The RNA shown here (Glycine riboswitch aptamer) has 80 nucleotides and comes from a marine eukaryotic metagenome.

Formats: sequence, C1' cells, structure tokens
RNA sequence: CAGCGGGAGAGUUCGUACGGGAAACCGUGCGGCGCCGAAGGAGCAACCGCCCCGGAAUCUCUCAGGCCAAGGGACCGUUG
Repeated sequence: CAGCGGGAGAGUUCGUACGGGAAACCGUGCGGCGCCGAAGGAGCAACCGCCCCGGAAUCUCUCAGGCCAAGGGACCGUUG
C1' cells in the first nucleotide's frame, strides 16, 4: 500500500420553495435553532529525535464533514 472482516457518536428537528402524489407522505434546494467527532484540517502538549530545529495523540476546537438507512469512517484483526 492492497484484499477481507469488525467499526461509534449526534435531529428520521422546525419553517419555506419546487417536484411526485387525491391526501398522508417522500425527495431536493434554501434558511433557523440544537447537537456529534473517528475522513480531512487546526491548536496545546506529555514524549521522542538526526536537537536551538523538527516529529508529535484517541486530548482540545469544530473550518470542513456528519446527525433514518445507505455511503463514508479514525482505529483494530487477518492475508499478501
């Protein structure tokens, strides 16, 4: 690095426009309030190193991303 398996959290929220529909409801866009942290990003830093310069988290922040399912998913196991 690749294959396979496992893999959490938080609104199936409110309003509105459009589309489908008899309606209920569903989808998408926009806006509001509330949330999540385990893509990415950023910050502090134990610590480490080739040491006056660097590397640094599962901590912190939520810019991004996410809050039915799907998908994604840090990380773990296994095979090569």